[in-house]
Context: one part of a larger RNA
Molecule: small-subunit ribosomal RNA, 3' major domain
Organism: uncultured bacterium
RNA sequence: UGACGGGGGCCCGCACAAGCGGUGGAGCAUGUGGUUUAAUUCGACGCAACGCGAAGAACCUUACCAGGGCUUGACAUCUACCUGACCGGUCUGGAAACAGGCUUUUCCCUUUUGGGACAGGUAGACAGGUGGUGCAUGGUUGUCGUCAGCUCGUGUCGUGAGAUGUUGGGUUAAGUCCCGCAACGAGCGCAACCCCUACCGCUAGUUGCUAACGUGUAAUGGCGAGGACUCUAGCGGAACUGCCGUCGCAAGACGGAGGAAGGUGGGGAUGACGUCAAAUCAUCAUGCCCCUUAUGUCCUGGGCUACACACGUGCUACAAUGGGCUGUACAGAGGGAAGCGAAGCCGUGAGGUGGAGCAAAACCCCAAAAGCAGGUCUAAGUUCGGAUUGCAGUCUGCAACUCGACUGCAUGAAGGCGGAAUCGCUAGUAAUCGCAGGUCAGCAUACUGCGGUGAUACGUUCCCGGGCCUGCACU
Numbered sequence: 001u002g003a004c005g006g007g008g009g010c011c012c013g014c015a016c017a018a019g020c021g022g023u024g025g026a027g028c029a030u031g032u033g034g035u036u037u038a039a040u041u042c043g044a045c046g047c048a049a050c051g052c053g054a055a056g057a058a059c060c061u062u063a064c065c066a067g068g069g070c071u072u073g074a075c076a077u078c079u080a081c082c083u084g085a086c087c088g089g090u091c092u093g094g095a096a097a098c099a100g101g102c103u104u105u106u107c108c109c110u111u112u113u114g115g116g117a118c119a120g121g122u123a124g125a126c127a128g129g130u131g132g133u134g135c136a137u138g139g140u141u142g143u144c145g146u147c148a149g150c151u152c153g154u155g156u157c158g159u160g161a162g163a164u165g166u167u168g169g170g171u172u173a174a175g176u177c178c179c180g181c182a183a184c185g186a187g188c189g190c191a192a193c194c195c196c197u198a199c200c201g202c203u204a205g206u207u208g209c210u211a212a213c214g215u216g217u218a219a220u221g222g223c224g225a226g227g228a229c230u231c232u233a234g235c236g237g238a239a240c241u242g243c244c245g246u247c248g249c250a251a252g253a254c255g256g257a258g259g260a261a262g263g264u265g266g267g268g269a270u271g272a273c274g275u276c277a278a279a280u281c282a283u284c285a286u287g288c289c290c291c292u293u294a295u296g297u298c299c300u301g302g303g304c305u306a307c308a309c310a311c312g313u314g315c316u317a318c319a320a321u322g323g324g325c326u327g328u329a330c331a332g333a334g335g336g337a338a339g340c341g342a343a344g345c346c347g348u349g350a351g352g353u354g355g356a357g358c359a360a361a362a363c364c365c366c367a368a369a370a371g372c373a374g375g376u377c378u379a380a381g382u383u384c385g386g387a388u389u390g391c392a393g394u395c396u397g398c399a400a401c402u403c404g405a406c407u408g409c410a411u412g413a414a415g416g417c418g419g420a421a422u423c424g425c426u427a428g429u430a431a432u433c434g435c436a437g438g439u440c441a442g443c444a445u446a447c448u449g450c451g452g453u454g455a456u457a458c459g460u461u462c463c464c465g466g467g468c469c470u471g472c473a474c475u
Stems, first nucleotide, its partner, number of pairs: 002474001007470007015460002019425005026316008034307002042053002064302007073126001077125008088103006106117004128291002131289003137285002139280003142276001144274001149188006155164003168179003194268004199237007209226002213224003240262001243256005318418001322377002325374004334365003339358002344353003384415001389410007431453007
C1' cells in the first nucleotide's frame, strides 16, 4: 500500500423486518445430472450453468451412430494435358447417394492450322476439418454494479515503498455540492445532452375525427361539408428548489402555493479503472499441434425424443372470491403478398369451400379475456381437477412408425393448499386476465412485447451484499 476479522463508527440496497403472491408436496411441460445406448453430438456448473447457446431436432438442421459410396474431392485459386459440351428428357439397378444406357446439344476470333471463353475429365500444387488447446490469442459477453468510485500533472512531505490531493465538518441518489485544509488544477466515471411517456400550443387534415349546417337510411360519419374535438406526427413551450415560510455561514433540508407534472416527475438506452488464467477455438477470426482413400465429403435409416432415479425453471390444479350455460360491454401493441384472408355455404368440431378486399390510420388477422346481467351446481374426489388410454377424424408436409399440432366421442389418474427450507415484489408495482410478434411448412406452458382489472407495507437490532473512515495478529 493492500487484503482480512464471529474489531469499532457512519451510510445504502426488497438485505432484513412489515406484508402480498409463490417454489419445495401432485400431474404434466422443459432443461440438467445420472444411468442406459450402436449413438443417445457438443458447449454452459455457486451467486454469474440447469425454458442457457437453441428466435422453435419428423427428413433437412446435425456436428453423433450403423450401413452404402467418393478421393484434387461438397467449396476456392492456379498450372499442364485431353475432350466438346454442360444443362434438360427418359430407361435399368439401387434405400438413396451413385453407377450404367439412350436421346438432345456450345459460343467468339481465325490464315482452317490454331487461339480464347465456358464446361467436363486426368495429373499436380492444394482444398477441407463443428478435430485439440478459451491456460497461446483477437473480438464479443457475463459478473461485482448504474456500485461511486478509479486515476493523472505540477507542488509539498517522506531515505524509500509511498502519502497528500481523494482526509475533516455538513449535504446528496452520487468523489453531488458547500465550508475548511499544502495543496492547486485536470481526466475517466456521476449528472446533463438522446429516446419513450405525462400537460399545453403551433403547423398539417387523409385512409383518422364529427361540434355546427344540409342530406339520407331500418341502422351506421353513410354522403355533402367542416378542422372545432379525439387522434395522428413534426416543431416548440413547460420544472429551475424559480416563488413564499422555517432552519442553516453555505451547500441544502422541511413545509406551502401555483401547476398536467415538484425537487432525478416515471421508464429506457448509456456500464469508469479493474476483478474472476470467468465464458466462448461450435458465430466469426486466428498462432501452434493433429487428420489427409480420412478426424474430409455425399447419401439412406436411426439418434439428439431412451428412463429405476435426483435437481432446477415453469404450466395446470386441488375449487363456491369457484365450475359450467345463455346474453352483453370495453383495449393496446403488432403482423400481412410463395402473405393476411372477409361475407356466404358445408361440418358437433378441428377444419373445408369460397374468394371480396388489402403492399394496408383504408382490407384482413380481430373473438379480447377477466368484467357485467340472469338463472344452475351445494361441499362431494364433486357439474372440482384434468393426467392417462381407446376409437374416429382435421391440417401441414415427399413423408407424422420411431417422433408433430389440433378436433370429436368415450375414459376420468394424482391432487384436500404442500416438511425442513427457499424465491419474487414498494405503484399503475405485486397479483390476476387475455392479446400480439419473432423463430416457423407445421409445432410455444418458453421468449420478447402489449394493454385490462388492480392491492399490502413505511423501521434499521439482526442475516446477506456494497461504500467511506479508523484499528491490528498478515503481505